[in-house]
The part of an RNA shown here (small-subunit ribosomal RNA, central domain) has 351 nucleotides and comes from a metagenome.
The full RNA is in RNAcentral, with records from SILVA.
The prediction has a mean pLDDT of 89.
Context: one part of a larger RNA
């Protein structure tokens, strides 16, 4: 390379947007580039193959043919692909009317609780554990009542509930703002899918500058435990956790399952729409439908586990990735970063 693969064996980029490229709905006409057929020229000889001939055979030598799968020119074919042309509406999108939602950003507000401070009541303990001790307390703690300060998080509702591309999002109000779904029409007329590079977003931790700091808590200190205990348990406690701006760019970033499209038994829940049925208008119920989200399950698939219309089934298009274990996601070099480090990514050697 031809292959074979990627849920768990090696392998789906953390997730979007999008350039080039690849691929692309239905019909008409043209063209004839791809495609297919014919002819001509060329495709040196030798070699290979076939039929003969010559050395007593063979190797070897030799005559003829075939082949030389190619290229060029030319004449045709027109189903498919391309290009041009004219149209279409089933893909995609726009408009109209509705619906649900912790989707995002900003500002403001609220109550419960912890801690601290002030005051009152009150007295000897409190706290903590397997048991203790360190610790706090007669300079009045713990408990309890009133008042105040400050920071962080939002109990119940809460749900294999909802929203978001992913990361993720949960008190309330207002403002700004993205997307989705449903119904019935109208409009545009293939405007689409994927996406190397590129670019943006991206938990936690960490970094820079300036704030903030209640609780929690790496590091650290002490008390225990233990043979030891640089731990697990306890008492404290600083970075950090929070805010603003700027970096970092990684996670078991997981459904360990790339995106899009089509097709392929059923059954049971649940969320958001729509319609119908009978009742009495709503509400509730039943049935159907549509978009999600779950549980089973046929066929089929799978090494098995399991998956099973939200496929890991049957197919198509495009991208990414894998190729025995260790060495190693390391070294060197490049790029990025303030740093921590990230990304790209070997070899010797060894089994």
């Nucleotide at each position: 390379c031809u292959g074979g693969g990627c849920g768990u064996a090696a392998a789906g980029c953390g997730c979007g947007c999008g350039u080039a490229g690849g691929c692309g709905g239905u019909u008409u006409a043209g063209u004839a580039a791809g495609u297919c057929g014919g002819a001509u020229g060329u495709g040196a000889a030798a070699u290979c193959c076939c039929c003969g001939g010559g050395c007593u055979c063979a190797a070897c030598c030799u005559g003829g043919g075939a082949a030389u799968u190619g290229c060029a020119u030319u004449c045709g074919a027109u189903a498919c692909u391309g290009c041009u042309u004219a149209a279409c509406u089933a893909g995609a999108g726009u408009a109209u009317g509705g619906u649900a939602g912790a989707g995002g950003g900003a500002a403001g507000u609220g109550g419960a609780a912890u801690u601290c401070c002030g005051g009152g009541u009150g007295u000897a303990g409190c706290g903590g554990u397997g048991a203790a001790a360190u610790g706090c307390g007669u300079a009045g703690a713990u408990a309890u009542c009133c008042g105040g300060a400050g920071g962080a998080a939002c109990a119940u509702c809460a749900g294999u509930g909802g929203c978001g591309a992913a990361g993720g999002c949960g008190a309330c109000u207002u403002c700004c703002u993205g997307g989705a779904c449903c119904a019935a029409u109208a409009c545009u007329g293939a405007c689409g899918c994927u996406g190397a590079g590129g670019u943006g977003c991206g938990a936690a931790a960490g970094c820079g500058u300036g704030g903030g700091g209640a609780g929690c808590a790496a590091a650290c200190a002490g008390g225990a435990u233990u043979a030891g205990a640089u731990a697990c348990c306890c008492u404290g406690g600083u970075a950090g956790u929070c805010c603003a701006c700027g970096c970092c760019g990684u996670a078991a970033a997981c459904g360990a399952u790339g995106a899009g499209a089509a097709c392929u038994a059923g059954c049971c829940g649940u969320u958001g729409g729509g319609a119908a049925u009978a009742u009495u208008a709503u509400a509730a119920a039943u049935u159907c439908u549509u978009a999600g989200u779950g549980g089973c399950g046929c066929a089929g698939c799978u090494a098995a586990c399991g998956c099973g219309a939200u496929a890991a089934g049957u197919u198509c298009u495009c991208c990414g990735c894998c190729u025995g274990g260790g060495g190693a996601g390391u070294a060197c070099g490049g790029c990025c970063g303030c740093a921590a480090g990230g990304u790209u990514a070997a070899a010797a050697c060894u089994c």